[in-house]
Context: one part of a larger RNA
RNA sequence: GACGAACGCUGGCGGCGUGCUUCAUACAUGCAAGUCGAACGGUAAGUGUUGGAGGCUUCGGCGGAAGACACAAACAGUGGCGAACGGGUGAGUAACACGUAGACAACCUACCUUGAAGAGGGGGAUAACGUUUCGAAAGGGACGCUAAUACCGCGUAAUGUGUUUAGUGAGCAUUUACUGGACAAGAAAGGGUAGCGAUACCUGCUUUAAGAUGGGUCUGCGGGCUAUUAGCUAGUUGGUGGGGUAACGGCUCACCAAGGCAGCGAUAGCUAGCCGGUCUGAGAGGAUGAACGGCCACACUGGAACUGAGAGACGGUCCAGACUCCUACGGGAGGCAGCAGUAGGGAAUAUUCGGCAAUGGGGGGAACCCUGACCGAGCAACGCCGCGUGAGUGACGAAGGUUUUCGGAUCGUAAAACUCUGUUACCGGAGAAGAUAAUGACGGUAUCCGGUGAGGAAGCCACGGCAAACUACGUGCCAGCAGCCGCGGUAAUACGUAGGUGGCGAGCGUUGUCC
Numbered sequence: 001g002a003c004g005a006a007c008g009c010u011g012g013c014g015g016c017g018u019g020c021u022u023c024a025u026a027c028a029u030g031c032a033a034g035u036c037g038a039a040c041g042g043u044a045a046g047u048g049u050u051g052g053a054g055g056c057u058u059c060g061g062c063g064g065a066a067g068a069c070a071c072a073a074a075c076a077g078u079g080g081c082g083a084a085c086g087g088g089u090g091a092g093u094a095a096c097a098c099g100u101a102g103a104c105a106a107c108c109u110a111c112c113u114u115g116a117a118g119a120g121g122g123g124g125a126u127a128a129c130g131u132u133u134c135g136a137a138a139g140g141g142a143c144g145c146u147a148a149u150a151c152c153g154c155g156u157a158a159u160g161u162g163u164u165u166a167g168u169g170a171g172c173a174u175u176u177a178c179u180g181g182a183c184a185a186g187a188a189a190g191g192g193u194a195g196c197g198a199u200a201c202c203u204g205c206u207u208u209a210a211g212a213u214g215g216g217u218c219u220g221c222g223g224g225c226u227a228u229u230a231g232c233u234a235g236u237u238g239g240u241g242g243g244g245u246a247a248c249g250g251c252u253c254a255c256c257a258a259g260g261c262a263g264c265g266a267u268a269g270c271u272a273g274c275c276g277g278u279c280u281g282a283g284a285g286g287a288u289g290a291a292c293g294g295c296c297a298c299a300c301u302g303g304a305a306c307u308g309a310g311a312g313a314c315g316g317u318c319c320a321g322a323c324u325c326c327u328a329c330g331g332g333a334g335g336c337a338g339c340a341g342u343a344g345g346g347a348a349u350a351u352u353c354g355g356c357a358a359u360g361g362g363g364g365g366a367a368c369c370c371u372g373a374c375c376g377a378g379c380a381a382c383g384c385c386g387c388g389u390g391a392g393u394g395a396c397g398a399a400g401g402u403u404u405u406c407g408g409a410u411c412g413u414a415a416a417a418c419u420c421u422g423u424u425a426c427c428g429g430a431g432a433a434g435a436u437a438a439u440g441a442c443g444g445u446a447u448c449c450g451g452u453g454a455g456g457a458a459g460c461c462a463c464g465g466c467a468a469a470c471u472a473c474g475u476g477c478c479a480g481c482a483g484c485c486g487c488g489g490u491a492a493u494a495c496g497u498a499g500g501u502g503g504c505g506a507g508c509g510u511u512g513u514c515c
Stems, first nucleotide, its partner, number of pairs: 001514003005511005012387006018380002020345001025343003029340003034081003039078002042075002046071005055062002088298003098222007107215002112211007120154001122152002129144006161184010190203005224270003231261003236258008273295004277288004300321005323334004351377001353376003359373001360371004390420004400411004424456001425452006434442001459504005464485003470499005480487002
């Protein structure tokens, strides 16, 4: 000098930040991922038009059920997209995890953009629903019905894919680009608006070429400690072949060979997420990796795959384990390292708040819905910065305190008093920007104007030397102080108190850690 700090004393306001560093301990409760009826069949409140039964009747009528048509809120289900993002944490990891520079002639990429071509004709189911049945529940079973942008054949298709073949060019090479030939396999879905209709437009679908974006893989180099760790290795190192992957590869398997790494530190052990940065320092360097940004890893512990463009998936599935809960004892349910919050641990770290108004994300044609991301408010002097706690005049140097050689000295222009000011505070009024026509949680906030009135707002540490600042009393090697040197045993500027002084100031000291 610095801090995600803590502790002691003290504490007026504002702005901007920051806030479990410990037990990756266990979690009550609520919320944190849904959305689309313009994909589909249903259920259907309600509204409008129509309708006109029973009923009443003073025979003029009154009254209005069922039904039909149209529109249609809402709802569980099928289906689509999303849920792989966003948010959290740093346990593991000394590794191509990260950083940096490259490579892929060894790769993938939903939604989006651009170009080319297309969408013919059929089929069988199934949930919902109905009937029934098992179970305490969670959750199922049987039979029957039905729809689709759900599912499945058939037809058609190339510049695409696979196999093969000819030519031209390129490359270090396995090979690859282009132009041809042959063979094989392979697509699709509709919905909405307008219109009488033909049709037009919007949106979606299929194949393909490219782009963009995001990823995957490989390589050089770089960044911990220990040699009181010296040898390590059997899919191990390489080859051939089969399999597998989006893709190369012992990635995996069979066979063959016997290799591969290591004193330029292999292997083993310990520690640790990495970086941009941050702190310090003149720099070189040292230390560090909170917040913010990038990458990685993890989601009760261990393992596994499914779906999907993408996951070996925090709020999905399955298995095993530990733990907790429910149970009718047969069996079930759960996972806050999301936001709050609770217990525990600890020197120590906040509200079970408001809002989707903004920014951004998901769904939807849109309206809109969802969003503890985010924007805000609350708590905490935890940090940085700013402001205030008054200003001027005022000597009889008042009273009082302290001290004294009793003359005085000092607190001290300090106070009082007088004259002012109004930052702040309080009261009243006006009142934003953030929003683009509308929409503002914050918030009647910020800010502005007027009024009131010095009123509500100062402490902490030190004073022997280092090191700015001194006297009195008490104590008497006691009580105590102390960072080092050292003070204290009767005149202590070093202990305690008081007065005074010095330093900093809404803070001041102490402790801890780094330079």
Predicted 3D model of a 515-nucleotide part of an RNA (small-subunit ribosomal RNA, 5' domain) from an uncultured bacterium. The RNAcentral record of the full RNA draws on ENA.